A computed fold for a 410-nucleotide RNA from a Chloroflexota bacterium, annotated as Bacterial RNase P class A. Its Rfam family is "Bacterial RNase P class A". From the family's description: Ribonuclease P (RNase P) is a ubiquitous endoribonuclease, found in archaea, bacteria and eukarya as well as chloroplasts and mitochondria. The family's RNA type in Rfam is ribozyme. Its mean pLDDT, the model's own confidence on a scale to 100, is 77.
Order: sequence, then structure tokens, then C1' cells
RNA sequence: UGGGUCGGCCGGGCGACCGCGGCGCCGCGCCCCGUGCGUCGGCGACGAGGAAAGUCCGCGCUCCACAGGGCAGGGUGCCGGGUAACACCCGGGCGGGGAGACCCGCGGACAGGGCCACAGAAACACACCGCUUCGCGCGCGAGCGCGGAGCAAGGGUGAAACGGUGGUGUAAGAGACCACCGGCGGACCCAGCAAUGGGCCGGCCAGGCAACCCCCACCCGGAGCAAGGCCAAGCAGGGGCGAGGAGCGGCCCGCUCCGUUCGAGCCCCGGGUAGGCUGCUCGAGCCCGGCGGUGACGCUCGGGCCUAGAGAGAUGGUCGCACAGGUGCGGGAUGGUCGGGAAGAAGGCCUGCGGGCCGUAAACCGAUCGCCGCGCCGGACAGAACGCGGCUUACAGGCCGGCCCCCGGU
Repeated sequence: UGGGUCGGCCGGGCGACCGCGGCGCCGCGCCCCGUGCGUCGGCGACGAGGAAAGUCCGCGCUCCACAGGGCAGGGUGCCGGGUAACACCCGGGCGGGGAGACCCGCGGACAGGGCCACAGAAACACACCGCUUCGCGCGCGAGCGCGGAGCAAGGGUGAAACGGUGGUGUAAGAGACCACCGGCGGACCCAGCAAUGGGCCGGCCAGGCAACCCCCACCCGGAGCAAGGCCAAGCAGGGGCGAGGAGCGGCCCGCUCCGUUCGAGCCCCGGGUAGGCUGCUCGAGCCCGGCGGUGACGCUCGGGCCUAGAGAGAUGGUCGCACAGGUGCGGGAUGGUCGGGAAGAAGGCCUGCGGGCCGUAAACCGAUCGCCGCGCCGGACAGAACGCGGCUUACAGGCCGGCCCCCGGU
């Protein structure tokens, strides 16, 4: 310098004006006069995210249920650790991929059942082609046909065919036997908390799927802030008093209506609809430092900070400036690359004397990029709704760092 891999961070900035939300203070208005309400005005500080998203996991919180145990159902799944908990994270193990940094995967297939398309004889103990041999027949013969027996080396099918290589052995063969390798098993030895690794021994029987049932270990009650709590018009209900009550703008008369067994009107009671208040944001909180730990993370450690809480749902718009980024035009003071200059020159080496090989420096010119000037475009994905920890998905552009590989220079 180029290519790659892993991780962290930002994700628009500044200013002016107009506007929105809840809060605090002040003013104004209203009433049932209160720590009240307001569709009202002013001032002040504050006001979305790394994913606020999907709602896929795990918790807090709230209500309901619940003696204990079991069954059913669901989930997790190498081992150890972290955590409030997890399907998350960290460290380790094994297997696979890669040249490497690094990436991907993970209980059990000798407890049992089931399934394995197409092809193939056979998909778990099979024999299609084939190999060997015996008998009979045919043929001069090599051999061929039929029938029986043995075999699984070779061929063929398939995603997958019953260990691999070499030898012994045999009629032909075969873990039938032997050595090494691979796999499997062990109640043995060593290391490790463990997964596991190393050794020793054993005999070769052991295909795949558990996101099919299943087995083993561990975990799991249900519903969700429209949870839940408080206040409470109207209508209906219950109880008490009860003969009057209401309207015609203030009073009298009068009139009208509703009532006096079916009870007007007033008072009280419980539940509770509309509606209102609350839950509501100070919390497994955020930042810096110290200590412990390989790390995730932890700490009765030190200092600092307060950071949206709406309820049909606020955080937006316009303008200006500068910086990223993209694009077009122009410029040549400096730099890189490419082409011309450049006759593969001069020169050097070899030679069979025909030739062959090595090897280019600069000025200068042109193109392009960096650079400079001007113009234009111009911020991605996306919007909290009780809160928190994760995972996954979306994302224009930019910044920083660790590591790996290739090439060149010193």
C1' cells in the first nucleotide's frame, strides 16, 4: 500500500423567528371559595432512540388462584461461571470450515417404537451383475446351458450400502486372522470442579433423523397498566320522615301540573355507569474514578447528576452560516500514476560470428487523481405510552482501534 476479520462510537452541528407538550412562578377569568378549575396570557428551565420497532424470550410491579405430592402440558439442553432472571453474556471443551485473523454448530440413536422420497437386489442384515465349486447335458477344444452349494472382493444404484491400508489365508472370499490407523465400549490408572484429554485393556456388532414419538436432567400457576386502587353525577334499588310540592322573573290573589292505599318532596344507605383522580416514573438509574476478577460482572467504596410522562396522544416548520458526503465545470505552483519523449539508445554479458540476453536517465508534452476555485444536490432507518435486561430486524453517511494475509522499502 492492497485485501480481509473482529470490536467500539457518532448518527447531524450552531444561530434567529414562529409553533407544540407536561411542569414551576406570575397575571386574568369562573364557581360549589379550594393546596379548586380554565378552551386564556406572560416568563423560565426541560422535552424520543440506537434501535423508542417486532412483541420473540426473561424479570420487576399489580390482581386472581394456591397445604404437600403426583399426572398431563410447555420450555431449556456440551461443561463451569455471571445475573433479579433468560433462549442472554463470559471463559473453557469437542466437532466442522478457512492459508490465517476468525467464523459456525452442540444432551441421548446399544431403553424402545416409527420413518428414510427417487433410484436400487437390498435403507439394516440384502444379493442384480459378478467370483468360486459340484453334478448333468452339449462341444474336438477354449467354453456354453440347466440345477445345487459357497462368497461378498470387484461393478452398478443412491444423500447414505454394514470400517480404511497392507499382509496371512482360501476353491473363491471375508476382521476369518495379524500390524497400524479410525470408530465404539470399560466397573482400570493419571490430569481436570466438570465437559473432556492422555494411557491401558477388550472384541469388531453398531448408517441417518429426536423441530416424529420417546428417554434423562433441570425449570415453569394464570392474566396483564384496558393490571389494580380511590372518588363518584344521572337512572334503578333499600330505609326513614311525610301532606303537601313545583311553575307563572320580587309580593298577594288566581290558574296549571304532580301527589296524599299505587306516596309528590326531603334526608340517609350500599353497590356502581358516564366522568375524574391515581398507578406514572428516583430507578436491578446515569457519568467519572478506585478495588476484586482472565472475563461476563461484582463492591456496606469515593465524587458528581436528575434525564419526557402525554391520553387521540407534544418534540415540528421557515431562513441563514459552517462542516461531512455526492456531482458538474474550470485551473495548473507542488505531489502520485499512466502514455509520449525512448531508437529496448548508450552500455554490459554470452556466442558455433548467423545472432541472442540484460538494461533505460532527465528536461519537456498530454491525460487522470489528490489539491485549489466556483455552481448544484443534500441528511438514513425510524416516533416513547408502566418500567427494566436481552435477542432479532431496519439503517444514508462518518470516526476510532485490535488482529491476519500478500507485496515493496529500510